RNAcentral holds the sequence, with entries from ENA.
A computed fold for a 75-nucleotide RNA from Candidatus Methylarchaceae archaeon HK02M2, annotated as transfer RNA.
NCBI's taxonomy places the organism under Archaea, Thermoproteati, Nitrososphaerota, Nitrososphaeria, Candidatus Methylarchaceae.
Rfam family: tRNA. Rfam classes the family as a transfer RNA.
Its mean pLDDT, the model's own confidence on a scale to 100, is 82.
RNA sequence: GGGUCGGUAGUCUAGUCUGGUUAGGACGCUACUCUCACACAGUAGAGGUCCCAGGUUCGAAUCCUGGCCGACCCA
Numbered sequence: 001g002g003g004u005c006g007g008u009a010g011u012c013u014a015g016u017c018u019g020g021u022u023a024g025g026a027c028g029c030u031a032c033u034c035u036c037a038c039a040c041a042g043u044a045g046a047g048g049u050c051c052c053a054g055g056u057u058c059g060a061a062u063c064c065u066g067g068c069c070g071a072c073c074c075a
Base pairs, nucleotide, nucleotide: 001074002073003072004071005070006069007068010027011026012025013024020058029045030044031043032042033041051067052066053065054064055063
């Protein structure tokens, strides 16, 4: 330098192929119930500019272009 894959909550991850309901789940966190207390369990809740910018569209996490970062392959 070229190619492939990936970037979504504190962590991990589904969803992207085929654009359309409030972006879902697990762990973690907070409150409550339970307990002498802790843990476990149960209930409820908070937490996301979906890596960045632009474009297409009535509508973009999803499609297109460029950029940044990471892994791997080729040279």